[in-house]
RNA sequence: GGCGGGAUAGCUCAGCUGGUUAGAGCGUGUGAUUCAUAAUCACAAGGUCCCGGGUUCAAGUCCCGGCCCCGCUA
Numbered sequence: 001g002g003c004g005g006g007a008u009a010g011c012u013c014a015g016c017u018g019g020u021u022a023g024a025g026c027g028u029g030u031g032a033u034u035c036a037u038a039a040u041c042a043c044a045a046g047g048u049c050c051c052g053g054g055u056u057c058a059a060g061u062c063c064c065g066g067c068c069c070c071g072c073u074a
Stems, first nucleotide, its partner, number of pairs: 001073006010026004019057001028044005050066005
């Protein structure tokens, strides 16, 4: 240099054929339970969906460009 994959909550990751409110587990906070802690249960908070642009009535999802990470290859 070429090709492919990835980026979504603090972390690990889903997200279907574009469809209206973006989710799970873990973690965190509060409460319940306990003599207390752990475990367990309930509830809650937490998001620029990497950045910019385009298509569309509507984009995490499609298209173009850019940065970064991983793999293969010369």
Model confidence (mean pLDDT): 81 of 100. Predicted 3D model of a 74-nucleotide RNA (transfer RNA) from Alistipes sp. The source organism's lineage runs through Bacteria, Pseudomonadati, Bacteroidales, Rikenellaceae and Alistipes. Its Rfam family is "tRNA". Its family is annotated with triplet codon-amino acid adaptor activity in the Gene Ontology. The RNAcentral record of the sequence draws on ENA.